The RNA shown here (Bacterial RNase P class A) has 439 nucleotides and comes from a Planctomycetota bacterium. It matches the Rfam family "Bacterial RNase P class A". Rfam describes the family as follows. Ribonuclease P (RNase P) is a ubiquitous endoribonuclease, found in archaea, bacteria and eukarya as well as chloroplasts and mitochondria. Rfam classes the family as a ribozyme. The coordinates come from a structure-prediction model, not an experiment, and the mean pLDDT is 75.
[in-house]
RNA sequence: GAAGUGGGCUAGGCGAUCGCUGCGGGAUCGGUUUUCAGAUCGGUUGCGGAGAGGAAAGUCCGGGCUCCAAAGGACACGGUGGUGGGUAACGCCCACCGUCCGCGAGGACAGGGAAAGUGCAACAGAAAAUAUACCGCCCCAGGAAACUCACUUCGGUGGGGAUUCGAGGCGAGGCUGCGGUCUCCGGGGUAAGGUUGAAAUGGUGCGGUAAGAGCGCACCGCAGGCUGGGUGACCAGUCUGGCUUGGUAAACCCCACCGGGAGCAAGACCAAGCAGGGCGAAGAACCGCUACAGCGGUUGUGGGUCGGUCCGGCUCACGAGCGGGCGAUUUCGGUCGCUGGCGACGACGUCCGGGUAGGUUGCUUGAGGCGGCGGGCAACCGUCGUCCUAGAUAAAUGGUCGCCCUCGACACGACCCGGCUUAUCGGCCCACUUCAGCA
Numbered sequence: 001g002a003a004g005u006g007g008g009c010u011a012g013g014c015g016a017u018c019g020c021u022g023c024g025g026g027a028u029c030g031g032u033u034u035u036c037a038g039a040u041c042g043g044u045u046g047c048g049g050a051g052a053g054g055a056a057a058g059u060c061c062g063g064g065c066u067c068c069a070a071a072g073g074a075c076a077c078g079g080u081g082g083u084g085g086g087u088a089a090c091g092c093c094c095a096c097c098g099u100c101c102g103c104g105a106g107g108a109c110a111g112g113g114a115a116a117g118u119g120c121a122a123c124a125g126a127a128a129a130u131a132u133a134c135c136g137c138c139c140c141a142g143g144a145a146a147c148u149c150a151c152u153u154c155g156g157u158g159g160g161g162a163u164u165c166g167a168g169g170c171g172a173g174g175c176u177g178c179g180g181u182c183u184c185c186g187g188g189g190u191a192a193g194g195u196u197g198a199a200a201u202g203g204u205g206c207g208g209u210a211a212g213a214g215c216g217c218a219c220c221g222c223a224g225g226c227u228g229g230g231u232g233a234c235c236a237g238u239c240u241g242g243c244u245u246g247g248u249a250a251a252c253c254c255c256a257c258c259g260g261g262a263g264c265a266a267g268a269c270c271a272a273g274c275a276g277g278g279c280g281a282a283g284a285a286c287c288g289c290u291a292c293a294g295c296g297g298u299u300g301u302g303g304g305u306c307g308g309u310c311c312g313g314c315u316c317a318c319g320a321g322c323g324g325g326c327g328a329u330u331u332c333g334g335u336c337g338c339u340g341g342c343g344a345c346g347a348c349g350u351c352c353g354g355g356u357a358g359g360u361u362g363c364u365u366g367a368g369g370c371g372g373c374g375g376g377c378a379a380c381c382g383u384c385g386u387c388c389u390a391g392a393u394a395a396a397u398g399g400u401c402g403c404c405c406u407c408g409a410c411a412c413g414a415c416c417c418g419g420c421u422u423a424u425c426g427g428c429c430c431a432c433u434u435c436a437g438c439a
Base pairs, nucleotide, nucleotide: 001435002434003433004432005431006430007429008428009427010426012404013403014402015401016400017399018398020051021050023048024047026045027044028043029042030041031040032039033038053410057421058420060419061418062417063416064415065263066262067261068260072311073310074309075308077259078258079257080256081255082096083095084094085093086092097111098109099108100107101106112254113253117252118251119248120247131201134194135193136190137189138188139187140186142165143164144163147160148159149158150157151156169185171184172183173182174181175180202220203219204218205217206216207215222241223240224239225238226237227236228235229234267361268360269359270358276352277351278350279349280348283345284299285298286297287296288295289294300318301317302316303315304314305313321342322341324339325338326337327336328335329334368387369386370385371384372383373382374381375380
């Protein structure tokens, strides 16, 4: 000097002037209330302070908070997935392990299980997991033997050989220098070499084999044992071994862990305003108390609650009456028992329909910001000090002028936080890496 990696800060600046919203204080006027002080509501006018983001976006996670009477168990469903920490919690952050990428600083990972099961891998290829032979390489015999001939160092050696055992073809054809060799058919061995593919049944090398193969050996790999290091995931060393059953789970699935629901349009208060009608299932038994209105308990039935299902729990209701049949009894008025029918009504649910809908609050002091010190590799934690940084509600933060400059992108709250993801113009700072040159 150039090129990079990781992190932090900022997000046009300054001045003048006019305007908008909240808050705090003063002055003043009016209303209500009060013995007065005071309180409260409204108006006018000063003063002071504050007023969009690093992502406010996405609505993807996690919570705080509010409500659902309580929110228990199981299943379903959903989420996460190396280890150890951090945190209110998380699918986030930090450190480490492993694999991969990068010369490196560093970066990426949807990182448990494929021998529990099911599925998938087009085409190509012989064959894609109970898989496999297309091209190719290798092999397809020999033994005994009565008897006999030759030689002999008299031990035997060589040739022929009826017959017999056996064979993995005593197959066909050609050539022959008679030793063999070539081709075809048939049979057997092989997966080393080649073909295809994203991927081919451990890899490389040496030996061995008829030709080959972990067939054997060395190294690597894989599985297991032991020793050491580490909280752990794992790492290192050494020993033994069968020399070995591919991939894919952001396919279904299995394993481990986690998970009530709804949401500020939650909720609370004040005001206003009411009109009803239809449908739904059940409408029981026993006991106790009694002031005879009723109350309590057990069981049962029906509705509701938890939103997907079931169980459990909790809660509400089980009623005023009308009349039929059968039996018993009767002082002929009725009474008692059994059985079944109709049924206003009430709680709950649902459908149709009518009316009102304004205001206050929730609403910003927080798992808060900043700084010092201490602990920790770090994320972060503790302690001390200091500060208050938007609360709008048809939605406030803007307009104009002048100057400067690095020339301004992506883009602007709506209950509040912690994250992640996406978009993005510039400027500054810190630490580290590589290359080139000079001293």